[in-house]
The RNA shown here (small-subunit ribosomal RNA) has 1512 nucleotides and comes from an uncultured marine bacterium. The prediction has a mean pLDDT of 83.

RNA sequence: AGAGUUUGAUCCUGGCUCAGGAUGAACGCUAGCGGCGCGCUUAACACAUGCAAGUCGCGCGAUCGGACCAGACCAAAGUCCUUCGGGACAAUGGACUGGUUACGGAGCGGCGGACGGGUGAGUAACACGUAGCUAACCUACCUUCAUGGAGGGGCAUAGCAUCGGGAAACCGCUGUUAAUACCCCAUAAUAUUACUUUUGUAAUCAAAAUGGCUUCGGCUAUGCCUGAAGAGGGGGCUGCGUCCUAUUAGCUAGACGGUGAGAUAAAAGCUCACCGUGGCAAAGAUAGGUAGGGGGCCUGAGAGGGCGACCCCCCACACUGGGACUGAGACACGGCCCAGACUCCUACGGGAGGCUGCAGUGGGGAAUCUUGCGCAAUGGGCGAAAGCCUGACGCAGCGACGCCGCGUGGAGGACGAAGGCCUUCGGGUUGUAAACUCCUUUUCUGGGGGGGGCGAAUAAGGUGAGCAGGCAAUGGUUCACCGAUGACGGUACCCCAGGAACAAGCGCCGGCUAACUUCGUGCCAGCAGCCGCGGUAAGACGAAGGGCGCAAGCGUUAUCCGGAAUUACUGGGCGUAAAGGGCGUCUAGGUUGCCUAUCAAGUCGAUUAGUGAAAGUCCUCGGCUAAACUGAGGAAAGUCUGUCGAAACUGAUAGGCUCGAGGGACGUAGAGGGAGGCGGAACUCUCGGAGUAGCGGUGGAAUGCGUAGAUACCGAGAGGUACCCCGAUGGUGAAGACAGCCUCCUGGGCGUCACCUGACACUGAAGCGCUAAGGCCAGGGGAGCAAAGGGGAUUAGAUACCCCCGUAGUCCUGGCUUCAAACGAUGUGGGCUUGGUGUCGGCUCCCGAAGAGAGUCGUUGCCGGAGCUAACGUGUUAAGCCCACCGCCUGGGGAUUACGUCCGCAAGGAUGAAACUCAAGGGAAUUGACGGGGGCCCACACAACCGGUGGAGCACGUGGUUUAAUUCGAUGAUAAGCGAAGAACCUUACCAGGACUUGACAUGUCGGUAAUAGGACCCUGAAAAGGGAACGAACCAAAGCUUUGCUUUGGUAGCCGUCACAGGUAUUGCAUGGCUGUCGUCAGCUCGUGUCGUGGGACGUUGGGUUAAGUCCCGUAACGAGCGCAACCCCUGCCCUUAAUUGCCAGCGCAUUUGGCGGGUACUAUAAGGGGACUGCCGGAGAAUAUCCGGAGGAAGGAGGGGACGACGUCAAGUCAUUAUGAUCCUUAUGUUCUGGGCGACACACGUGCUACAAUGGGCACUACAGUGGGGAGCCAAUCCGCAAGGAUGAGCAAAUCCCAAAAAGGUGCCCCCAGUGCGGAUUGGGGUCUGCAACCCGACCCCAUGAAGAUGGAAUCGGUAGUAAUCGCGGGUCAGCCAUACCGCGGUGAAUGCGUACUUGGGCCUUGUACACACCGCCCGUCACACCAACCGAGUAGGCGACACCCAAAGUCGACUUAUGUUGCCGAAGGUGUUACCUGCAAGGGGGGUGAAGUCGUAACAAGGUAGCCG
Repeated sequence: AGAGUUUGAUCCUGGCUCAGGAUGAACGCUAGCGGCGCGCUUAACACAUGCAAGUCGCGCGAUCGGACCAGACCAAAGUCCUUCGGGACAAUGGACUGGUUACGGAGCGGCGGACGGGUGAGUAACACGUAGCUAACCUACCUUCAUGGAGGGGCAUAGCAUCGGGAAACCGCUGUUAAUACCCCAUAAUAUUACUUUUGUAAUCAAAAUGGCUUCGGCUAUGCCUGAAGAGGGGGCUGCGUCCUAUUAGCUAGACGGUGAGAUAAAAGCUCACCGUGGCAAAGAUAGGUAGGGGGCCUGAGAGGGCGACCCCCCACACUGGGACUGAGACACGGCCCAGACUCCUACGGGAGGCUGCAGUGGGGAAUCUUGCGCAAUGGGCGAAAGCCUGACGCAGCGACGCCGCGUGGAGGACGAAGGCCUUCGGGUUGUAAACUCCUUUUCUGGGGGGGGCGAAUAAGGUGAGCAGGCAAUGGUUCACCGAUGACGGUACCCCAGGAACAAGCGCCGGCUAACUUCGUGCCAGCAGCCGCGGUAAGACGAAGGGCGCAAGCGUUAUCCGGAAUUACUGGGCGUAAAGGGCGUCUAGGUUGCCUAUCAAGUCGAUUAGUGAAAGUCCUCGGCUAAACUGAGGAAAGUCUGUCGAAACUGAUAGGCUCGAGGGACGUAGAGGGAGGCGGAACUCUCGGAGUAGCGGUGGAAUGCGUAGAUACCGAGAGGUACCCCGAUGGUGAAGACAGCCUCCUGGGCGUCACCUGACACUGAAGCGCUAAGGCCAGGGGAGCAAAGGGGAUUAGAUACCCCCGUAGUCCUGGCUUCAAACGAUGUGGGCUUGGUGUCGGCUCCCGAAGAGAGUCGUUGCCGGAGCUAACGUGUUAAGCCCACCGCCUGGGGAUUACGUCCGCAAGGAUGAAACUCAAGGGAAUUGACGGGGGCCCACACAACCGGUGGAGCACGUGGUUUAAUUCGAUGAUAAGCGAAGAACCUUACCAGGACUUGACAUGUCGGUAAUAGGACCCUGAAAAGGGAACGAACCAAAGCUUUGCUUUGGUAGCCGUCACAGGUAUUGCAUGGCUGUCGUCAGCUCGUGUCGUGGGACGUUGGGUUAAGUCCCGUAACGAGCGCAACCCCUGCCCUUAAUUGCCAGCGCAUUUGGCGGGUACUAUAAGGGGACUGCCGGAGAAUAUCCGGAGGAAGGAGGGGACGACGUCAAGUCAUUAUGAUCCUUAUGUUCUGGGCGACACACGUGCUACAAUGGGCACUACAGUGGGGAGCCAAUCCGCAAGGAUGAGCAAAUCCCAAAAAGGUGCCCCCAGUGCGGAUUGGGGUCUGCAACCCGACCCCAUGAAGAUGGAAUCGGUAGUAAUCGCGGGUCAGCCAUACCGCGGUGAAUGCGUACUUGGGCCUUGUACACACCGCCCGUCACACCAACCGAGUAGGCGACACCCAAAGUCGACUUAUGUUGCCGAAGGUGUUACCUGCAAGGGGGGUGAAGUCGUAACAAGGUAGCCG
């Protein structure tokens, strides 16, 4: 930093999607360790249990228990003394009294329970943030100050005791008691209040003690009271900032202000009385929705956007609602009162409770932890202190939820194991990976070991010394030393031993996006973020192998920012893509000419001042091994507040100016507007005349009118409408729009003068006005035209297009409607920026004046430069460069819709969504293709002419049907006498039946085999085959011998068996090669370089001529080139040279039936090589050339005729059955073989042919003239036999020699005489011939007999332009024979016509339109039918949330009255009733919309879309 996706391709617009980062996450798979963090986002749902706020005896009284001390009493181990009787002392124990007390429990009292901790429901607000103000305020604890005070007295009360009530909670009576509890008196200022003549006067208000020491005097410590300050904390007020909706536009009655009073700590309508009628709002009031705010967090280049978990600050809340009390502080989370809901207890009378504290439970949910340890540290409350309390906090537990770190081993180890996978079978890959060798030990294990870290010391206290004060002591203060205490935890860390040991997954691999193969599946199963994959060769599904990425995690889902300049402040647009309001006028608002002065609001600068908490981000340094984490310092952070300064610009004020604007004067053009009058033409009607059979209308007709006299013609009259010519990209107007002429009224423009004003200007939300056609209301009018309607046509239909009628309407007056493709699809105004040429209206100059020229202002066109633009285009009339202001746009559809509101008589208009759905929609241009668009041109394309097909019979092919099988393929042109240039068996692929299984055929391995292989002949059998069997081998090497050779051994070959494999006309021509058809022998198809274009592409290749031709010439941003065309090749037409036999014979000779022979090589022919034709020559046309026309010469003349030759490509055209070939399939069969059958069937349909229908003919007889070819399992002469097919015999010939071989039409003569015939030959009967193992299915031919249809063929359709059509025969391939009338060739005879064209078909080039690109066999619209989806309306119905009015009214404050168990009044939560706004749900039914594979009816649009389309 971008990428994918609209198209055949392109550029642009524009949306959708992806790659990144993030999270209090969740889910799936997986999981070794540690550190640091974090952990109910949902039900502000309900909560069992435990704990979370107490403390002080140095404030107080009393009491019980404990402990300690003292005293006397009892008991007593033991010790001592002893006169042995005992005595004394006595640890210890027991009970009692008194005292003390650092202990425990209750109370009075003090302080603290307003902090700390939780949550985010409410709140759109001075709640929060920021900056200020408070002379309008409060403040417990703390500090300082006053050289302040603390004097005297008193009444109660809890506790306690007695009695009583109650289930309990708890309560009551009486008695009694203390205080730092309470009260009174005194004192009284720098306090408060009042007054004031201001160094003042007056009035009012306090208090509490307790401990220690004492030399008893006091001292000291802590407290108390008053006042003034400080610090910290708080209250209040203000500027600015602070979400969405205008489909919420008006809101407000204490509402806004004043005076006075009350209330409060305090200003204030905070409350009340009176007075006034204000206040807020488009810079968004009010209403509705949503939401705690900030520091910050995430993202981003930034500006922004999103968010507000953890941590910090503020606010709000504490079951829901209301209320106050106490207090320095609360309207109070773990206080009180009341009401409500819920839960619990109950003896039913009544009570108790509030986890949004820490744990924990249920519930909800995709989802969020332990009913842990400790006060050791930090902090807090109380206390003089010890200390007590502390779910704050410090720690631990659970969870990969996140961030950070470590490990799962390291080194060596094969041209490379096994296995897996792939394979072109060679190999490749997994892969140094493993094994194996050596090494290491983080982690791990050993209830191992050792030390026992930091967090904890300035504790309290003690000792000593000093200092201040004091007589001293306690006490205060400073220094030194001593000095206890660890929840975590025996943890972190360290050491020893052991052994690679215990530790890798997840996602992805078509493109975006790094990573590829095989198999399976077969539009199935499935995937998918977007594009899209899957219909038998899937890199996209599933699996495997391999690979890529990240890694104790990896993916998915959700959400946010980014990319997205896709709301554009930075940083977008509006001619045609979405988007300029139909036009004007004007208000608010925004913006505003030149000069001068002042001010300093904006702006700018500054030594700068204050603030912007900390944490965080960033930088630097440090601490945990490092990192995460964390400590310190710095920087940064703002539309902030203030100060000083500057004065260019904006602004403000003052003064001036004239160029903007306006006015004046003088001119000027005009369908500008309104009103009135007048006019002619045309039309229709009426009347009259004259006149006769039609008129009218159309593509053609008909309806219609007309003999009752039309139309056409003449005259007269009436009526309504519109104004010919002039007339024009002419004029006017803001737009809509405006047209005969005259008159009246009236708006605006332009020019000239430079006389006046002196910025008076521009734009313009809202508002107001105008606004074509159509429509509506009322009244007129109505000639023509003409929705609706009627009729006639057209048509499959025709509710249309065409025709005949015809009503609203069109016209006038008055009033509504306000919408148009209301368009230049281009808002208004101003300035600037090269030109050319017209036009209209003025003016000036010049002038030689019916005129021309030069210039200037304004209008309106065309062409074009720069620039702009996606391109098209625009271009001084901008879409260029700028300024000011307004309007509008943000993917397509849904939707010019719904709902709501406003307007309208209605029709309807204005404003204007969402759900849902799609990956597009669109603009411009490009190349094609197409058009019932245009132009040019060609072709047997049509036309002209000749002959056919379509009708008949038959042959052949095909479809269909049939069948055991009728094998398969080919199917518009481009299949159908095609593959098939030969189906009786074979062929043969099909069917029935019989057989074989390494096979009919190939290669290889291993083993076996001498009477082996082969095999006459015989038997069985339909054959294949099976059984028997005479006979009976070959080659190579070695050895031996009896040596033309024989024998033996081994091998080859053969055969048998085994395994690999063979085989397949099985499938896929849509996996392929090759070959072929077709467009089309049409003239086209391209490339290189260059140029133009953002690009696709264009130019070249277009244009003017010309040609059969992109053939050639000219022109030309093109110049060249290639594949095609042409030519080169073959045949043929003329000539020449050469050659000579089997060909030929002019001349010579011989012989004659014959070039037969000698001879010749002239001619013909043969077959080799040359020549010849090139628009070369002449005339004309053509600008010139190319070229064309005519002519000469020539055998041939403009390509002489014919052939071969087929560009880039199209049709997924044809062929897997010619062959080749990938993949798939069969393997005792889908292979191989045999017999028989079938491919030959037959109601029918089509195609291609043959023969005919006859006299240009048929028959018979005689007779003439070719060329191409073929021949050895062959062609076969001649001769004989047969009516013939043919048979017999047999010469010649591997061929210019012999044979096939007779050419036929033709010619001559005779017969037939127009008929189903002497035409025609089908069909059938009989008899034969030939081929062949074999002619039944199913051959050809011959003879005799039979003698069908058919008399020239409907619609339609085919071939042919000259040696052609037509007609006539001949040959060949295949082949035993032949179903050949086919096919491929050959020659004989031998025409007609072509005016011409673009009507039919096909093609080429140019151009035009296009919504087509699978390309018109295209695309595409609407109704209907069916299914599903969301939204709307909806009789009604259910719920929620507010407002207002009224009723009732708890607690409680306040007031009044009272002094009681007080009463009462206002306010007042909840509750109730009624009305009403809004929101949400359900609903019979209704109308439209969207989507859907296939359906029905038409064909509206895209081409002139077949009636140009579109807007209203």